A computed fold for a 1479-nucleotide RNA from a Bacteroidota bacterium, annotated as small-subunit ribosomal RNA. It matches the Rfam family "Bacterial small subunit ribosomal RNA". Taxonomically the source falls in Bacteroidota (Bacteria, Pseudomonadati). The RNAcentral record of the sequence draws on SILVA. Model confidence (mean pLDDT): 83 of 100.

[in-house]
């Protein structure tokens, strides 16, 4: 301090996830040792059992001893309100914090004053008597105190009527000690006050003792605290009330802070003690181990009645993911009583358990490389790796193990002695739970002591098997569908380390709530608009004030944490000291710049007044002219309307259509413009009436009066809504006609509410500048509206507006840009991922419709702005191709060849499959080919290689079986040698062979296709935050990114073009097997020969063509010419040559190949059959239909191939095929070889024919072991279908189409296929609307697997949560009303009744006690509401979910732009009306 995730890619905007830290944590896996710490976060849920409060001794007793004394209970004193627990209430003066009590109390402590006289009466214990199971109780009698009491006294208090009255005391005892009254401290507690403390407005009103008064009670004390009485008040938007959560703080924890989030241990308050009231004693309590009442629940019980309270320390059940011993001691520290000893103290000091947490130590250190063997793992078989890691060799002893020593923590109290009478001070005894610890020596031995996670990126780490979208993995992306670094083991490494990972929960990164620190034109956000109270803010200047606010002093801000210096435990955690802080309150005192509050003033903000201006600003009344439509008349005759085309419709009952006349409504053409007015919605004929507002000038007037605006008013398009009118056109709903697979639609033809007015409602739009108001401030150009000044007809200035283009700046980018989206201020509104959702529920408004307001379970890791580069449009411009048109021939109809589908089959091997499969691999299936199928063999194998044995053959020939392969037999029998053996073949073992078996989706190679289409890129520089873009666009041109001109480009590279081969024209060199003009000889003729290369042609090298030249246009490039020249003219014709690239195009069955399968078979060898099937379907050709033809005669011209396993001549047979024959020829020589088609002659005369030729009969030929399935051809016979071919649909622009005949490859045959070859030889192109391809530019995009995209809704199904729901259950709270436990208070109090007065007595009286009554009031009841929350038949709509059903609404002009408010309609997306939006 960042990082991964939205995209093809970029920048943003946003949200998710990640690294750290942190715990009272828990689980998995793993464990040596200590030391500090620390432990029910959940049921405040219920306990068993122990133990946690005693102590002391003035007094009368018991019980034991003679007694001294010792116990035991009782009366009495002091304590028990401390300590210890726990957070369940509790949004509170509870708590912090600072204050206040002249409104209080304080036992024990401590100072000071004064006292500390007298007197009777009682009761517990103890005794007896009696009820009960207990538990406890009750009658009677006896006694005592330092326990009650009465009286004196009164320094001194308190109270009043104030020189005074009145009132109030004590325990006592003795050795110490106490007691009572008053001040006074200390020390602790009570009341009040300011300020601070969650959350929620889907709680907005709340309150009757409520709010204040007087008086009274009450209390330690103020106080409606409580009550009589009067008044009506009091709290609240700076959050009353009411719901929900919650013990507060010191602090922990995070964080750079500012802040968040928590309040485990410790420490300070507070509350509570089964639940719920209540009160009593006491200095202190309405009281954890007291009471008393009511509940609920345990237990006991003789059923009649009793007991109990662990949220005290251990401990036990529950409940939970979870949390320890029923320990030891009072040694120490503290606390309760005591006079002290001393007792008591589960406070507290120790041990126990638990890696739960921090720290510290160790598990061993040096040295050792033949990088040992061997083992793992990997391998390219060479290695490499585990690895100095082992092993050896020297050390060391830390912890743990023996063995011996061994503490501080201890002061005190006793006894003597000393000063000195508070008390200190020595000396001796004597005291430890923890502990025989800690620590200290010493003794042996590397010996006893390392896991856990992770290794695809983030993030340090990588390999191999195993598996095959299975298992799993996963924090986010995301891996797994046969070569997974991502699962799962294994071997390496990496990161921690007695731990190491995983869940949770907090904070951090998150500036993702922004105070420090954040946004609102398109990302999520400016309210429709004004007006406007409260609120917030607010010109100059002069003065007061000192509230804000700055300074300075002082208090306080517990300790403990935390920092910083130091010290102590071996050291660190951990403890001690000591400092400084501690932002905050509060009190004094100082300053007044600047806010504020009081005064005074001023004139620039704002406003008046004058003086002028423009205007579709509102309201009302009236009124005009053009139009549609309807009615009347009149002309008129057969259609009109309508639409892509058409119907449905009106019309011969007379329509459209044309004229006259009238009715009615509803809206105002031209002017009309990014003009104009208005807060916005809005607002248009013309005239009048009444009326808001703006702007300009002039500075007379006031003198801050001001700006924004939460709630509040009020206005607010269209739609609708209610009542009433009007109703011409337009025109949801709805009818009808099309159109469609359908058409609940776009289109047609009709039509209702509406639409118009007047009154009320409704309040919502793309109410949009997607831009809140208001001030200021910051370069400028150019329109335009109203004005205004200055010059003077054309201009500057200058105010408010309205546009457009731009500087700086902003800005993610588009863009803005003085009318900001920029600099600033004020205020006000609204955002914080996407869906669910503007839904639900609630509440409010409405007549309805619905509006405002406005969640959450649950789901996804995106959702989105801009922007780029491509693709793609039923988008737009240019351009191009036999793309269209214009022509010629075909296909597609028959027959039949040939391939593909599909059926068949034992096989019908395999591939190939839109163009770019289909006479395609296959340049040729009868056997072989052959991969298929059914038999029959064969197992180191048909071929090949290495190594190791053995034999000496092999090879030929011959029998037997067999269909043959293959089996069985027999004959025959090597070569070299340096003598060891080699070669060579067989066998047999071993390594291995083989495989047309999958996998083109693991590959090389090589082919199609886009496309012979002009395009694909790169370097440097520019521009842009980037991707990218410039170039490469842009104007000419051109076949062409070929070429010129421009131009932030400048140049280069694949690639066009040329270079290459063929053709054509010449030239030269060569002249044989080519040639034959000349010469010559021959021959029926023939270059037949001599002799020649002159032509031809042969096959080698030149040469020629370049818009070079001329005319025209252009700047140029280049175009255009019936130009010239030339054999060829603008690439002459034709081949070869395929740019970065697509298509997971094809092919593992040409070859090669990785992995996987087979191995007596998925290999190999053989014999039949198959691939040749056959109801049908395509493709691709062949031959037809005929007379531009056929038949028969007869007569001419080529080229290119090819031949010894071969072409194969002449003769001769055969109708032919062919046979014979065998000359030539290893080829410019010989064969192949007569080309055909044309021409010349003749016949056929439009017929299913003298056309066509399938098809079968029946006879041959050749090839080959072998033509049955299954060959080709011939000859004779037979003569099928077909008479020019629907829809569609293909070739071709010249030597081409067309049509004619040759060649050769494969091949033994076997070609209508294929490849070449020449002979003959056109039509037509006006053009570039259209249809298909394609290329540059431009636009639009939600696409980018890129339109074969991409996506919307109904419906079916599965699972989720969730809102309605008759109703039910349960919490909570309220209101009326009833019941009144125990209590303390008021009355009463005839019963009881010791002390004191009266009284001789008897008795009375003062007080008290039980009773009674009354008001308060807990629990509970009845009735009725409120909110919560749980089930809930059914029923709504949400999300999810590779392959469901129906259409295709949205992205492209998405095929009727789309969107928004509204309203009707309809299986769904949706459609239509109506007003608005450009997104």
């Nucleotide at each position: 301090a960042g990082a991964g995730u939205u995209u093809g890619a970029u920048c943003c905007u946003g949200g998710c996830u990640c690294a750290g830290g942190a715990c009272g944590a828990a689980c998995g896996c793993u464990u040596g040792c200590g030391g500090c710490g620390u432990g029910c976060u959940u049921a405040a849920c219920a306990c068993a059992u122990g133990c946690a409060a005693g102590u002391c001794a003035a007094g009368g007793g018991g019980u034991a001893g003679c007694a001294a004394u010792a116990c035991c209970a009782c009366u009495g004193g002091c304590g028990a309100a401390c300590g210890g627990g726990u957070g369940a209430g509790u949004a509170a003066c509870a708590c912090g914090u600072a204050g206040a009590u002249u409104a209080u109390c304080u036992g024990c402590c401590c100072c000071u004053a004064u006292c500390u006289c007298c007197g009777g009466g009682a009761u517990a214990a103890c005794g007896u008597c009696a009820a009960g199971a207990a538990a406890u109780u009750g009658g009677c009698a006896c006694u005592a105190a330092a326990a009650a009491c009465g009286g004196a006294u009164g320094a001194g208090g308190c109270a009043c009527a104030a020189u005074g009255u009145g009132u109030c005391a004590a325990a006592g005892g003795u050795a110490a000690c106490g007691g009572a009254u008053a001040g006074g401290g200390a020390u602790g507690a009570g009341u009040c006050u300011g300020c601070g403390u969650c959350u929620g407005a889907u709680u907005a009103g709340c309150u009757u003792g409520u709010u204040g008064g007087u008086g009274a009670g009450g209390u330690a004390a103020u106080g409606g605290c409580u009550c009589a009485c009067c008044a009506a008040g009091g709290c609240u938007g700076c959050g009353a009330u009411c719901a929900g959560u919650a013990g507060c703080u010191g602090g922990u924890u995070u964080g750079a802070g500012a802040g968040g989030a928590c309040g485990a241990u410790c420490a300070g308050c507070c509350a509570c003690a089964c639940u719920g009231g209540a009160a009593c004693u006491g200095a202190g309590a309405c009281a954890c181990g007291g009471u008393c009442c009511a509940g609920a629940c345990u237990c006991c019980u003789a059923c009649g009645g009793g007991a109990g309270g662990c949220a005290g320390c251990a401990g036990u059940g529950a409940g939970g993911a979870a949390u320890u011993u029923u320990g030891c001691a009072c040694a120490a520290u503290g606390g309760a009583g005591g006079a002290a000893a001393c007792u008591c103290u589960g406070a507290u000091g120790c041990a126990g358990c638990g890696a739960c947490g921090c720290c510290g130590c160790g598990u061993g250190c040096g040295g050792g490389a033949u990088g040992a063997a061997g083992g793992g793992g990997c391998u390219u078989u060479g290695c490499c790796u585990u690895g100095u890691a082992a092993a050896c060799c020297g050390c060391u002893g830390u912890c743990g193990g023996g063995u011996g020593g061994g503490a501080a923590a201890a002061a005190a109290a006793g006894u003597u002695c000393c000063c000195u009478c508070g008390g200190g001070g020595a000396a001796c005894u004597g005291g430890g739970a923890u502990u025989g610890u800690a620590c200290c020596a010493c003794c042996a031995a590397a010996g006893g002591a390392a896991g856990g996670a992770c290794c695809g990126g983030c993030u340090a780490a990588c390999u191999a098997c195993g598996u095959g979208c299975c298992a799993g993995c996963a924090g986010c992306c995301g891996c797994g569908g046969u070569a997974a670094u991502a699962c799962g083991u294994a071997g390496g490494g990496u990161c921690c380390a007695a731990g190491c990972g995983u869940u949770g929960u907090c904070c951090g990164g998150a500036a993702u709530u922004a105070c420090u620190g954040g946004g609102u034109a398109u990302a999520a956000a400016g309210g429709g608009u004004g007006c406007g109270c409260a609120g917030g803010c607010g010109g100059g200047u002069c003065u007061g004030u000192g509230c804000g606010u700055c300074g300075a002093g002082g208090g306080u801000u517990a300790a403990a944490u935390a920092c910083c210096c130091g010290a102590g435990c071996u050291u660190a955690a951990c403890u001690c000291g000591g400092g400084a802080a501690a932002u905050g309150c509060c009190c004094u005192c100082g300053a007044u710049a600047c806010g504020g509050c009081g005064g005074g003033u001023c004139u620039u903000g704002a406003g008046u007044a004058c003086g002028a201006g423009a205007g579709a600003g509102g309201a009302u009344a009236g009124u005009a002219g053009a139009a549609u439509u309807c009615c009347u008349g009149g002309u008129g005759u057969a259609g009109c309307g309508g639409u892509g085309a058409a119907a449905u419709g009106c019309g011969u009952a007379g329509a459209u259509a044309u004229c006259a006349g009238g009715a009615g409504g509803a809206a105002u053409a031209c002017c009309a413009g990014u003009g104009g007015c208005g807060a916005a919605g809005g607002c248009g004929g013309c005239u009048a009436u009444c009326u808001g507002g703006c702007u300009c000038g002039u500075a007379a007037c006031u003198g801050a009066c001001g700006c924004u605006u939460a709630g509040g008013c009020a206005c607010g398009a269209a739609a609708g809504c209610g009542u009433g009118g009007g109703g011409a056109u337009c025109a949801a709903a709805c009818a009808g006609g099309a159109u469609u697979a359908g058409a609940u639609a776009c289109c047609c033809u009709g039509g209702u509410a509406g639409u118009c007015c007047a009154c009320g409602c409704c309040c919502u739009a793309a109410a949009c500048g997607a831009u809140g108001u208001a001030u200021g401030c910051u370069u400028g150009g150019u329109g335009u509206u109203a004005g205004g000044a200055u010059u003077u007809u054309a201009a500057u200035c200058u105010u408010a507006g309205u546009g457009c283009c731009g500087u700086a700046g902003a800005a993610a980018a588009u863009u803005u840009g003085u009318u900001a989206a920029g600099c600033a201020u004020a205020c006000c509104a609204c955002c914080u991922g996407g869906g669910g959702a503007g839904u639900a529920c609630g509440a409010u408004c409405g007549c309805u419709a619905g509006g405002u307001u406005g969640a959450a379970a649950c789901u996804c890791a995106a959702a989105g702005g801009u922007u780029u580069u491509g693709a793609c449009g039923g988008g737009g411009u240019c351009c191009c191709g036999c793309a269209c048109a214009a022509g010629c021939g075909g296909u597609g109809g028959a027959u039949u060849a040939u391939g593909u589908g599909g059926u068949u089959u034992a096989a019908u091997u395999c591939g190939a499959u839109g163009c770019a499969a289909c006479g395609c691999g296959a340049a040729g299936a009868a056997c072989c080919u052959u991969a298929c199928c059914c038999g029959g063999g064969c197992u180191c194998g048909a071929a090949g290689u290495g190594c190791a044995g053995a034999u000496g053959a092999c090879u030929g020939u011959c029998c037997c079986u067999g269909a043959a392969a293959g089996g069985g037999g027999g004959c025959u029998u090597u070569c070299c040698u340096u003598c060891g053996g080699g070669a060579c073949a067989u066998c047999u073992g071993u390594a291995u062979a083989g495989g047309u078996g999958c996998u083109g989706c693991a590959u090389g190679g090589c082919u199609g296709u886009c496309g012979u289409c002009a395009g694909c890129u790169c370097g440097u520089g520019c521009c842009g935050u980037g991707a990218g873009g410039u170039g490469u666009u842009g104007g000419g041109u051109u076949a062409a990114g070929a070429c010129c001109c421009g131009c932030a480009a400048c140049g280069a590279g694949c690639g066009c073009a040329a270079c290459c081969c063929c053709u054509a024209c010449u030239a030269u060199u060569a002249g044989u097997u080519g040639c034959c003009a000349c010469c010559a000889g021959g021959u029926u003729a023939u270059g037949c020969u001599g002799a020649g290369c002159a032509c031809u042609c042969u096959a080698a090298u030149a040469g020629g063509a370049c818009u070079g030249c001329c005319u025209a246009c252009g700047c140029a490039a280049g175009u255009a010419g019936u130009g010239a020249g030339g054999a060829a003219g603008g690439u002459g014709g034709g081949g070869a040559u395929g740019a970065c690239g697509u298509c997971a195009a094809g092919u593992c069955c040409g070859c090669a190949u990785g992995g996987c399968c087979c191995u007596u078979a998925c290999g190999c060898c053989u014999a039949g059959g198959g691939c040749u099937a056959c109801a049908c379907a395509c493709g691709u050709g062949c031959u037809a239909c005929a007379a531009u033809g056929g038949g028969u005669g007869u007569u001419a011209c080529a080229a290119u191939g090819g031949g010894u396993u071969g072409c194969u001549a002449a003769g001769c047979c055969g109708c032919a095929a062919g046979g014979u024959g065998g000359a030539g020829c290893c080829a410019a020589u010989c064969c192949u070889u007569u080309a055909a088609a044309a021409g010349c002659a003749u016949c056929c005369u439009c017929a299913g024919u003298u056309c066509g030729g399938a098809u079968u009969g029946g006879a041959g030929u050749c090839u080959g072991a072998a033509a049955c399935u299954c060959g080709a051809c011939u000859c004779u016979a037979u003569g099928a279908a077909g008479u020019u071919g629907g829809a569609a649909u293909u070739g071709c622009u010249a030597g081409u189409a067309a049509u004619c005949g040759u060649g050769g490859a494969u091949c033994a045959g076997c070609a209508c296929g294929c490849c070449a070859c020449g002979g003959u030889g056109a039509a037509u192109a006006c053009g570039u609307u259209c249809c298909c391809g394609g290329g540059c530019c431009u636009u639009g995009u939600a696409c980018a697997c890129a339109c074969c995209g991409c996506c919307c809704g109904u419906c079916a199904c599965a699972c989720c949560a969730u809102g309605g729901g008759a109703g039910u259950u349960g919490g909570u709270u309220u209101u009326a009303c009833c019941c009144g436990a125990a209590g303390g208070c008021g009355c009463u109090g005839c019963g009881c009744u010791a002390a004191c007065c009266c009284g001789c007595a008897a008795g009375g009286g003062a007080g008290g006690c039980a009773g009674g009554c009354g008001a308060c009031c807990a629990c509970g009841g009845u009735a009725g509401g409120g909110u919560c929350a749980g089930c809930g038949a059914c029923u709504g709509g949400g999300g999810u979910g590779a392959a469901g059903u129906c259409g295709u609404a949205a992205c492209a002009a998405g095929g009727u732009a789309g969107c928004c408010g509204u309203a009707g309609g309809g299986g769904a997306a949706c459609c239509u009306g109506c007003g608005g939006c450009u997104g």